[in-house]
RNA sequence: CGACCUGUAGCUCAAUGGCCGAGAGCGUCCGGCUGAUAACCGGGAGACGGAGGUUCGAAUCCUUCCGGGUCGA
Numbered sequence: 001c002g003a004c005c006u007g008u009a010g011c012u013c014a015a016u017g018g019c020c021g022a023g024a025g026c027g028u029c030c031g032g033c034u035g036a037u038a039a040c041c042g043g044g045a046g047a048c049g050g051a052g053g054u055u056c057g058a059a060u061c062c063u064u065c066c067g068g069g070u071c072g073a
Stems, first nucleotide, its partner, number of pairs: 001072007010026004018056001028044005049065005
């Protein structure tokens, strides 16, 4: 310098352009249960990397920037 892949919750991952309000497991907080702890049960908080564009509608498509990775030179 070029090509490709990738970025969603604290972590690991889902989500066909619309059913939807972005879900799940683990973690965390509150409560229950217990003599107590763990386990178990109920509940809560918490995320679409940034900016533009396309569209009636974007986490999803396009452009660009930023971060990470692989390959080539």
Background
A computed fold for a 73-nucleotide RNA from an Acidimicrobiales bacterium, annotated as transfer RNA. The coordinates come from a structure-prediction model, not an experiment, and the mean pLDDT is 80. Its Rfam family is "tRNA". The family's RNA type in Rfam is transfer RNA. The organism belongs to Acidimicrobiales, within Bacteria.